A computed fold for a 152-nucleotide RNA from a bacterium, annotated as c-di-AMP riboswitch aptamer (ydaO/yuaA leader). The sequence was found by an Rfam model in a public genome assembly. Rfam family: c-di-AMP riboswitch aptamer (ydaO/yuaA leader). Rfam describes the family as follows. This family represents a conserved RNA structure found upstream of the ydaO and yuaA genes in Bacillus subtilis and related genes in other bacteria. The coordinates come from a structure-prediction model, not an experiment, and the mean pLDDT is 76.

RNA sequence: UGUUCGUCCAUGCCGAAUCCCGCCCGCCGGCCAUGGCGCCGCCGGGCCGGGAGCGGGGGAACCACCCCUUGGGGCGUAUCGCCGUCAUGGCGUAGGGCACCUCUCUGGCCCGAGCCCGUCAGCUAACCUCGCAGGCAACGGAGAGGAGCGCC
Numbered sequence: 001u002g003u004u005c006g007u008c009c010a011u012g013c014c015g016a017a018u019c020c021c022g023c024c025c026g027c028c029g030g031c032c033a034u035g036g037c038g039c040c041g042c043c044g045g046g047c048c049g050g051g052a053g054c055g056g057g058g059g060a061a062c063c064a065c066c067c068c069u070u071g072g073g074g075c076g077u078a079u080c081g082c083c084g085u086c087a088u089g090g091c092g093u094a095g096g097g098c099a100c101c102u103c104u105c106u107g108g109c110c111c112g113a114g115c116c117c118g119u120c121a122g123c124u125a126a127c128c129u130c131g132c133a134g135g136c137a138a139c140g141g142a143g144a145g146g147a148g149c150g151c152c
Stems, first nucleotide, its partner, number of pairs: 011137004018052004022047005028041004032035001053132006063122001071120001072117004080092004095111004100146008
């Protein structure tokens, strides 16, 4: 000096995966009347707890479909093509993402997976029901408009 691994903090990203309240437990700090373990505050965890918000599925009429083993269907951007290995794969591509938001111009980068239902589901008001995880560090410039914050 460079690279890799782990931990903590800060700032963020993909994604619906966030916010608020109540109770219980634990740690830390403060207070004094030191209590058969008090009171307040912060943080973390828990609950077949509650609510708001966001996201998904099922489900009439009307309409649509002419299907039902070459089974069919759902979540998701993640579909398709060509090539290749014993296997792992490679090159592209529809599509998606990259720092307050939208649009335009411009340079660059990243993903292009996986999982689920189980013979069954078009749309679909009422209604019923489920989820709020997980994984990460792929950004700069210019113009227009907007939002928010701080200061005076």